[in-house]
The RNA shown here (transfer RNA) has 72 nucleotides and comes from a Candidatus Fibrimonadaceae bacterium. Rfam family: tRNA. Gene Ontology term of the family: triplet codon-amino acid adaptor activity. Taxonomically the source falls in Candidatus Fibrimonadaceae (Bacteria, Fibrobacterota, Fibrobacteria, Candidatus Fibrimonadales).
RNA sequence: GCCCAGGUAGCUCAGGGGUAGAGCACUUCCUUGGUAAGGAAGAGGUCAUGGGUUCAAUUCCCAUUCUGGGCU
Numbered sequence: 001g002c003c004c005a006g007g008u009a010g011c012u013c014a015g016g017g018g019u020a021g022a023g024c025a026c027u028u029c030c031u032u033g034g035u036a037a038g039g040a041a042g043a044g045g046u047c048a049u050g051g052g053u054u055c056a057a058u059u060c061c062c063a064u065u066c067u068g069g070g071c072u
Base pairs, nucleotide, nucleotide: 001071002070003069004068005067006066007065010024011023012022013021018055026042027041028040029039030038048064049063050062051061052060
């Protein structure tokens, strides 16, 4: 330099046009003599950045940036 994959909650990852989800973690409550385990409820997201297409973009297209891999 070229090619490929990826960037979504604190962490690990789904979701690939129509209100963004799970597990673990966190908060409150229940249960216990107390803890752990268990149960109920809740909070937490400029979906890497900018632009385009669309009635509507996390999703499709382009550029940039970062991470990982491959070729030379």
Description
Its mean pLDDT, the model's own confidence on a scale to 100, is 83. It was read from a public genome assembly.